This is a predicted structure of a 72-nucleotide RNA (transfer RNA) from a Lentisphaeria bacterium.
RNA sequence: UGCGGCUUGGCGCAGUGGUAGCGCACGUGGCCCAUAACCACGCCGUCCCUGGUUCGAUUCCAGGAGCCGCAA
Numbered sequence: 001u002g003c004g005g006c007u008u009g010g011c012g013c014a015g016u017g018g019u020a021g022c023g024c025a026c027g028u029g030g031c032c033c034a035u036a037a038c039c040a041c042g043c044c045g046u047c048c049c050u051g052g053u054u055c056g057a058u059u060c061c062a063g064g065a066g067c068c069g070c071a072a
Stems, first nucleotide, its partner, number of pairs: 001071007010024004018055001026042005048064005
């Protein structure tokens, strides 16, 4: 310097245009002599930023940022 991939709750990840979900973790309650496990409920997101397209964008487009890889 060029090319490619990734960025979504605390963590790991789904989600290819129609109000963002799963697992783990966390909290409360149940169960138990008690703990774990299990069961129920709950909390947690301006979806990396800015702009564009669209009736509508996490999703498509452009630019930017960060991380990883390949080539030189």
Record summary:
Its Rfam family is "tRNA". It is annotated as a transfer RNA.